[in-house]
């Protein structure tokens, strides 16, 4: 690696129309979609980086640190470092 299992964070944020779908009088309500602002970090990306090596003042290695590109942010689904079995 393959399979079971267990995994957490962070707005039900404001707004927009010529979307859908649902109650309807009017208008609202729930889904996408778009833009803005906030915010998470545990695929994965980086790195200013603890730590580790080495022919050492220069290189290599490189986290669960720290950025947040990518990805997430009601539930539910997908994902999911890491962990415990299995092979």
């Nucleotide at each position: 690696g393959u399979g079971c299992g267990g995994g957490a964070g962070a707005g039900a944020g404001c707004g927009g129309g010529c979307g859908c779908g649902g109650c309807c009088a009017g208008g609202c309500c729930g889904c996408a979609c778009c833009g803005c602002c906030g915010c998470c970090g545990a695929a994965g990306g980086c790195g200013c980086a603890a730590c580790c090596g080495g022919c050492c003042c220069c290189c290599g290695g490189a986290a669960a640190c720290g950025c947040u590109c990518a990805g997430g942010c009601a539930c539910a689904a997908a994902g999911g470092a890491c962990c415990g079995c299995u092979u």

Glycine riboswitch aptamer from Elioraea rosea, 87 nucleotides, folded computationally. The coordinates come from a structure-prediction model, not an experiment, and the mean pLDDT is 83. Taxonomically the source falls in Elioraea (Bacteria, Pseudomonadati, Pseudomonadota, Alphaproteobacteria). Its Rfam family is "Glycine riboswitch aptamer". Rfam's curators write: This family represents the bacterial glycine riboswitch.